[in-house]
Two RNAs folded together computationally: RNase P RNA and transfer RNA, 433 nucleotides in total.
RNA sequence: AGGGAAGAACAGAUGUUCGCUGCGCUUCUUGCGCAGAGGAAAGUCCGGACACCACAGGGCAGGAUACUUCCUAACGGGAAGCUGCAGCAAUGCAGAGCCAGCGCCACAGAAACAAACCGCCUUUCGCCUUUAUGGUGAAGGGCAAGGGUGAAAUGGUAGUGUAAGAGACUACCGGUAUCCUUGGUGACAGGGAUAGCCAGGUAAGCCUUAUCCGGUGCAAUGCCAAAUAGGAAAGCUAUGAUGCUGCCCGCAUCGCUUUCGGGUAGGCAGCUUGAGCUUGCUCGCGAGGGUAAGCCCAGAUGGAUGGACAUCACUUCCGGGAAACCGGGAGCACAGAAUCCGGCUUACGAUCUUCCCUGUUU
RNA sequence: GGCGACAUAGCCAAGCGGUAAGGCAGAGGUCUGCAAAAUCUCCAUCCCCGGUUCAAAUCCGGGUGUCGCCU
Numbered sequence: 001a002g003g004g005a006a007g008a009a010c011a012g013a014u015g016u017u018c019g020c021u022g023c024g025c026u027u028c029u030u031g032c033g034c035a036g037a038g039g040a041a042a043g044u045c046c047g048g049a050c051a052c053c054a055c056a057g058g059g060c061a062g063g064a065u066a067c068u069u070c071c072u073a074a075c076g077g078g079a080a081g082c083u084g085c086a087g088c089a090a091u092g093c094a095g096a097g098c099c100a101g102c103g104c105c106a107c108a109g110a111a112a113c114a115a116a117c118c119g120c121c122u123u124u125c126g127c128c129u130u131u132a133u134g135g136u137g138a139a140g141g142g143c144a145a146g147g148g149u150g151a152a153a154u155g156g157u158a159g160u161g162u163a164a165g166a167g168a169c170u171a172c173c174g175g176u177a178u179c180c181u182u183g184g185u186g187a188c189a190g191g192g193a194u195a196g197c198c199a200g201g202u203a204a205g206c207c208u209u210a211u212c213c214g215g216u217g218c219a220a221u222g223c224c225a226a227a228u229a230g231g232a233a234a235g236c237u238a239u240g241a242u243g244c245u246g247c248c249c250g251c252a253u254c255g256c257u258u259u260c261g262g263g264u265a266g267g268c269a270g271c272u273u274g275a276g277c278u279u280g281c282u283c284g285c286g287a288g289g290g291u292a293a294g295c296c297c298a299g300a301u302g303g304a305u306g307g308a309c310a311u312c313a314c315u316u317c318c319g320g321g322a323a324a325c326c327g328g329g330a331g332c333a334c335a336g337a338a339u340c341c342g343g344c345u346u347a348c349g350a351u352c353u354u355c356c357c358u359g360u361u362u
Numbered sequence: 363g364g365c366g367a368c369a370u371a372g373c374c375a376a377g378c379g380g381u382a383a384g385g386c387a388g389a390g391g392u393c394u395g396c397a398a399a400a401u402c403u404c405c406a407u408c409c410c411c412g413g414u415u416c417a418a419a420u421c422c423g424g425g426u427g428u429c430g431c432c433u
Base pairs, nucleotide, nucleotide: 001358002357003356004355005354006353007352008351010349012312013311014310015309016308017307018306020036021035022034023033024032025031038334042345043344045343046342047341048340049339050217051216052215053214057249058248059247060246062213063212064211065210066209067081068080069079070078071077082095083094084093085092086091096208097207101206102205103202104201105200117147118146119143120142121141122140123139124138125137126136127135128134129132155173156172157171158170159169160168174198175197176195177194178193179192180191181190182189183188221269222268223267224266231260232259233258234257235256236255240254241253242252243251244250276295277294278293279292280291281290282289283288314331315330316329317328318327319326320325363432364431365430366429367428368427369426372386373385374384380416388404389403390402391401392400409425410424411423412422413421
């Protein structure tokens, strides 16, 4: 200098002026003061708080997760590790079980799980003539070494063995399983011994094992006020209907459902003090935990948080200059609270730090 | 604000691991003197991006768009 990897923090600042929302004060309808979006407020993908369902309960079905240890209110999140794969590397990605059972594996191929198409060997019978260790036809048997097909075909090399072959057997290599042992909380890693054990893939197919999960969702829910006629029709009704869970048990209530017609379209609470923020100390490799002091930091409801100007900062362009710098112009992303928190994911601007690889110079 | 469903050709749609059916429309042939009808052929980024798998429209995750329900 070029190319990469990981992480951190930021999201312009100040002032003037015109507005908007909330709170407080006030001479009470005008003023004054204070406060006023985010790292994702987003997607609503997970988890909780909270509220109601009778704050009970049991079973089935259903859903979610899946290496280990830890963190946490909880999690499918996070931290630190383990193994495998990818990469020269920094680093990234993935993770229970197809020796419980079932299903599927198109086309091709003989066969997609225990397979004989070509091929190799052989038995019996027949035929041929060159009478041989020959050729050929039919029926039968053995063989997974070779060919060919495929994404995938039963571990590799050498030898023994055999009619031909084959882990059938032997040696070495690779893998797997069991046992012993060392280290580690553990996943696992190292070492040793034994066993020819070596028969595919798929569980983001059904499933098995383990753990967890009741439903609804602040338009939850409670109160106040206003309005109106509890109206008409049809259907089902105690062996019923509705609710608590999709179903069953069980429990509670007594009419329920649909259509037509009519009324309301308001206010208050929930609502923002919270697993809260800042700083310090302390424990832990870390995620995080503990503790002390200080602080209060949006609350709208057709939905506030905006516009203009000035100066400075940042990025970039043009002109001048040897440079420092000077003058002028342009730009400043994604986006916007709606019950509240912890995560994940997605969108996006510019900056900084650490690390890796290559090249050059010293 | 909360909850749920869907996306396959210009339109309507089937398929839910193994070459993407069918109908209407469109284009080009055949037939005809010319047309219509009939008949043959053609027309696909399965909304987009990743992953699982030998193989993805289909299974899993993320995004985009459309529609529906709740006061």
Rfam match: Bacterial RNase P class A. By type it is a ribozyme.